[in-house]
RNA sequence: CCGUCAUCCAGAGCGGUCGAGGGACCGGGCCCAGCGACACCGCGGCAACCAGCGGGCUUUCAGCCCAUCAGGUGCCAAUGCCCGGAACGAUGAGGA
Numbered sequence: 001c002c003g004u005c006a007u008c009c010a011g012a013g014c015g016g017u018c019g020a021g022g023g024a025c026c027g028g029g030c031c032c033a034g035c036g037a038c039a040c041c042g043c044g045g046c047a048a049c050c051a052g053c054g055g056g057c058u059u060u061c062a063g064c065c066c067a068u069c070a071g072g073u074g075c076c077a078a079u080g081c082c083c084g085g086a087a088c089g090a091u092g093a094g095g096a
Base pairs, nucleotide, nucleotide: 002095004093005092006091007090008089013043014042015041016040017039021032022031023030025085026084027083028082029081044076045075046074049072050071052068054066055065056064057063058062080088
């Protein structure tokens, strides 16, 4: 970078730096933001996916479910903020 599958109304914030826009894109709303947003860094936290430990069920080379943990990732305003749109987007897993 490409395609496949799954998920996207649950959950979780403080401090520092910076300094003007931000909420992915287009149109329309709404919201956040000099009482400093967004972003970055530190610490803290959450637990959807994978891995690990334990338990249960089944059609048992395996699959599914529950609980736990926080190792790999991810995430921590608002349903992916809402409505309409599109070669939509994000995250995870496994693949070429």
Record summary:
The prediction has a mean pLDDT of 82. Predicted 3D model of a 96-nucleotide RNA (SAM riboswitch aptamer (S box leader)) from an Actinomycetes bacterium.